The RNA shown here (Bacterial large signal recognition particle RNA) has 265 nucleotides and comes from an Oscillospiraceae bacterium. A source record names the gene ffs. The sequence is in RNAcentral, with records from ENA.
[in-house]
RNA sequence: CCGCACUAGUCGGGGAGUUAGCGGUGCCCUGUACCUGCAACCCGCUGAAGCAGGGAUGAAUUCCGACCCCCGGACUUGUGCUGUGUCGCCUGCCCUCGAUAAGUAACGAUGAGAAAUCGGUCCCGCGCAAGGUCGCCCCGCGAACUGUGUCAGGCGGGGAACCGAGCAGCACUAAACGGACAGCGAUCUGUGCCGUGGGGUUACCGCUUUUGAGUUGGCUGUCGGGGUAACGGACAUAGCGCAAGCUCCAAAGGUCGGUGUGCGG
Numbered sequence: 001c002c003g004c005a006c007u008a009g010u011c012g013g014g015g016a017g018u019u020a021g022c023g024g025u026g027c028c029c030u031g032u033a034c035c036u037g038c039a040a041c042c043c044g045c046u047g048a049a050g051c052a053g054g055g056a057u058g059a060a061u062u063c064c065g066a067c068c069c070c071c072g073g074a075c076u077u078g079u080g081c082u083g084u085g086u087c088g089c090c091u092g093c094c095c096u097c098g099a100u101a102a103g104u105a106a107c108g109a110u111g112a113g114a115a116a117u118c119g120g121u122c123c124c125g126c127g128c129a130a131g132g133u134c135g136c137c138c139c140g141c142g143a144a145c146u147g148u149g150u151c152a153g154g155c156g157g158g159g160a161a162c163c164g165a166g167c168a169g170c171a172c173u174a175a176a177c178g179g180a181c182a183g184c185g186a187u188c189u190g191u192g193c194c195g196u197g198g199g200g201u202u203a204c205c206g207c208u209u210u211u212g213a214g215u216u217g218g219c220u221g222u223c224g225g226g227g228u229a230a231c232g233g234a235c236a237u238a239g240c241g242c243a244a245g246c247u248c249c250a251a252a253g254g255u256c257g258g259u260g261u262g263c264g265g
Stems, first nucleotide, its partner, number of pairs: 001265006009057003012030004020046005034054005063258006072249003075245013092231001094227007102220003105216003113211004118206004122199006128192002130189007138179003147172004155164003
């Protein structure tokens, strides 16, 4: 160096998660790389770590190690969007109260505002008016008998003429009831562009006199106070994107190197 037969090894790997830790089933990324049983409120192990059983390949381009490259993942920071919660004691919008008088508006030399006098609104007494109620007056109706007048009939007295008491009827009335303008009287008040006498004067209004240019605070603005969580905003939290990385893991691929036993030639 070659041939034959074996053995170690290999027959996927990785990420997150779970776990005291390791591996697996499950999820995800790569990739094509045996079979059976066990297995997520789990299955099996323990110092390099699936257990049990079977099969294929087998010293090499295929096994092992190092380096390069890098699909993918985790972490940190920043940022965008969305959701949820809290905040009116960060905070805009909005509402409200007060002040101001910059703007605007209104009033003002046919006199703003101020001062003074006098009045009114306000309160009390008296009166008047209005209205309500009642009474009187007026009209009507109205008494079987217990009102008046006249009393048919009938009844009584009388020789008669006549007389008497008196029911019904009629008329007029009492009480009661009803109506009605006006008038007179009494009383009352949630009435009054009324009268008179007083009171009061902080406020409002008006006239007159003096002075002579502002006044009001309706709206906008500014300032201060209070309120409100719908929206904006602040803070926190969760998810999904984007960017960066001084971090960590990392498949596949590439390069380099390493690595048995026996027999025979």
It matches the Rfam family "Bacterial large signal recognition particle RNA". It is annotated as a non-coding RNA gene.
Its mean pLDDT, the model's own confidence on a scale to 100, is 78.